Transfer RNA from Gobiomorus maculatus, 71 nucleotides, folded computationally. Rfam family: tRNA. The family's RNA type in Rfam is transfer RNA. The organism belongs to Gobiomorus, within Eukaryota. The RNAcentral record of the sequence draws on ENA. Model confidence (mean pLDDT): 82 of 100.

[in-house]
Parts: sequence; structure tokens; C1' cells
RNA sequence: CAAAGAGUAGUUUAAUUUUAGAACACUGGCUUUGGGAGCCAGCGGCGGGAGUUAAAAUCUCCUCUCUUUGA
Repeated sequence: CAAAGAGUAGUUUAAUUUUAGAACACUGGCUUUGGGAGCCAGCGGCGGGAGUUAAAAUCUCCUCUCUUUGA
């Protein structure tokens, strides 16, 4: 330099344009003499910008970071 892939919650990971979901973690409560385990509830997210669309995590373009391959 060229090509391909990835970026979603603190972590791991779903969602083929139509209300962003789950698990673990964290917080509170129940339970217990206390702790742990268990149960209930809560908190918290689409890398950035622009475009298309009635509607974008999703499609298009640019850009940032990371990974792989080639020269």
C1' cells in the first nucleotide's frame, strides 16, 4: 500500500430495516444467628460523522481502532 473480517451494557453474546434482548457481574429486597447459595426487582449499551428511508444496530459513503492475508 491492497484485500477480507470485527466493533452492541463492566465482560461474553443475539437481533436478515419495524419497541435493542439474554447470561454473568453490580445495586436493593426476601431468606439465614451471620455469610454463601437460591428467589424477586432494579441499573446499565448499538466506535464516530454523513446519506437513503415513513422507519437504520441492520443499507451506502467517509473516518477511527483491532485482527488476518498478500506485496